[in-house]
The RNA shown here (SAM riboswitch aptamer (S box leader)) has 103 nucleotides and comes from Sedimentibacter saalensis. The prediction has a mean pLDDT of 86. The organism belongs to Sedimentibacter, within Bacteria. The model forms 97% of the base pairs in the Rfam consensus. The sequence is in RNAcentral, with records from Rfam.
RNA sequence: UUCUUAUCAAGAGAGACGGAGGGAUCGGCCCUGUGAUGUCUCGGCAACCUGCAGUAUGCUGAAAGGUGCUAAUUCCGACAAAGGAUUCUUUGGGAGAUGAGGA
Numbered sequence: 001u002u003c004u005u006a007u008c009a010a011g012a013g014a015g016a017c018g019g020a021g022g023g024a025u026c027g028g029c030c031c032u033g034u035g036a037u038g039u040c041u042c043g044g045c046a047a048c049c050u051g052c053a054g055u056a057u058g059c060u061g062a063a064a065g066g067u068g069c070u071a072a073u074u075c076c077g078a079c080a081a082a083g084g085a086u087u088c089u090u091u092g093g094g095a096g097a098u099g100a101g102g103a
Stems, first nucleotide, its partner, number of pairs: 001103008013042005021031003025078004043070003048066003052061003074095001079092005
């Protein structure tokens, strides 16, 4: 980088450095000098994988290790269908993110 598969309406922030952008893309909307993105430290959330305890072998529990996450539903939409009637609702898909496995 790519393929397969599972999940994505819940949850969880302080400090230091630094100094202008950021929320994947596009549009909207929003965050941001009352300090963004980023890096580091210390916390926290969750429970995908390993390990652990229990077990009715389906699973359940805790959270030691490997990841991940810690503004807004993946912030909303993008394509299609159905409904409803002027841009709205629902469903599915696509795209994206993360884990595990493979090439």